[in-house]
Molecule: Bacterial RNase P class A
Organism: Burkholderiales bacterium
RNA sequence: GAAGCUGGCCUGGCAGUCGCUGCGCGGGGCAACCCGCGGAGAGGAAAGUCCGGGCUCCGCAGAGCAGGGUGCCGGCUAACGGCCGGGCGUCGCGAGGCGACGGAAAGUGCCACAGAAAACAUACCGCCUAAGUCCGGGGUGACCCGGGCCGGCAAGGGUGAAAAGGUGCGGUAAGAGCGCACCGCGGCGGUGGCAACAUCGCCGGCACGGCAAACCCCACCCGGAGCAAGACCAAAUAGGGGAGCGAUAGCGUGGCUCGCGCUGCUCCCGGGUAGGUUGCUUGAGCGCGCGGGCAACCGCGCGCCUAGAGGAAUGACUGCCGGGCGUCCGCAAGGAUGCCUUACAGAACCCGGCUUAUCGGCCAGCUUCUUCU
Numbered sequence: 001g002a003a004g005c006u007g008g009c010c011u012g013g014c015a016g017u018c019g020c021u022g023c024g025c026g027g028g029g030c031a032a033c034c035c036g037c038g039g040a041g042a043g044g045a046a047a048g049u050c051c052g053g054g055c056u057c058c059g060c061a062g063a064g065c066a067g068g069g070u071g072c073c074g075g076c077u078a079a080c081g082g083c084c085g086g087g088c089g090u091c092g093c094g095a096g097g098c099g100a101c102g103g104a105a106a107g108u109g110c111c112a113c114a115g116a117a118a119a120c121a122u123a124c125c126g127c128c129u130a131a132g133u134c135c136g137g138g139g140u141g142a143c144c145c146g147g148g149c150c151g152g153c154a155a156g157g158g159u160g161a162a163a164a165g166g167u168g169c170g171g172u173a174a175g176a177g178c179g180c181a182c183c184g185c186g187g188c189g190g191u192g193g194c195a196a197c198a199u200c201g202c203c204g205g206c207a208c209g210g211c212a213a214a215c216c217c218c219a220c221c222c223g224g225a226g227c228a229a230g231a232c233c234a235a236a237u238a239g240g241g242g243a244g245c246g247a248u249a250g251c252g253u254g255g256c257u258c259g260c261g262c263u264g265c266u267c268c269c270g271g272g273u274a275g276g277u278u279g280c281u282u283g284a285g286c287g288c289g290c291g292g293g294c295a296a297c298c299g300c301g302c303g304c305c306u307a308g309a310g311g312a313a314u315g316a317c318u319g320c321c322g323g324g325c326g327u328c329c330g331c332a333a334g335g336a337u338g339c340c341u342u343a344c345a346g347a348a349c350c351c352g353g354c355u356u357a358u359c360g361g362c363c364a365g366c367u368u369c370u371u372c373u
Base pairs, nucleotide, nucleotide: 001369002368003367004366005365006364007363008362009361010360012321013320014319015318016317017316018315020041021040023038024037025036026035027034028033043344047355048354050353051352052351053350054349055226056225057224058223067222068221069220070219071218072086073085074084075083076082087101088099089098090097091096102217103216107215108214109211110210111209124157125156126153127152128151132149133148134147135146136145137144138143165183166182167181168180169179170178184206185204186203187202188201189200190199191198192197230278231277232276233275240269241268242267243266244265245264249263250262251261252260253259285304286303287302288301289300290299291298292297322341323340324339325338326337327336328335329334
């Protein structure tokens, strides 16, 4: 210098003018509201609502079943499907990336097409003719040659995503874990590690394919609903309950009397609706420093208060500085000038994550290649 990998960070600053939404103070107004001053006012994702928790209510939720989720090991945390560290597998020359990564000798099931065969194995092409047997030929004979039958084999070819351990040597008629070495696999033991696991030794000739993001088995976790949760205040109208009143009216109770019920007026009570208040932002909070830890994270000290609106405000313009891009001048440092200052997006109970969107940049560590000293 070129090409990359990983992690972290910013998302313009100041001033002025005009606006928007709450809050405080002062003034005006019967009130609704208005005026003045002061101070505050979106994000790294406020988003998707995919996980987890706080908080609230409900039949206090203990156990079992069903259902759902998670799934190598250790740690962090309020919790998690998150994060950190490690192991293994895989990809990359590498820095590093990715991984639903428990169980297939518990059971059931599936493996299209092709192929002999897709799992109690099997034989299409092929290889072999040692043993048995038949025919032909040769030979005096033992026997030899050719072919067939009965057979042997699974090395090679072929099919497939996947073919019944792999490579090599021996062995054989040809072959084959048939024998041996190494690798793989299984069992036992030693060593290191908290563990996942790694490594070493011995034994076994191989039990034996894949799929659990198929059912299933194993271990662990999960009560449900959500701020439109919930709590408080509380009209008008209608309806409910209670007390009192009329010198006892009307209606009903089959005709009458009593009794009872309904209809009237006044007062009281309670529930609920509209509406209002609250929940509401001081919190697993933020910044700095120190300490512990590889890290995630934790502890201590000091400092700070940072939207709480309720159909929903946080905007526009100008100037300067800063930043980016282009053009010109200059060997260079740099200077002049034009344009832009943009993306994604926008709180709605709060918090921890994940995922997704995003203009332009900054910083740190590391890798590979090349050149120069």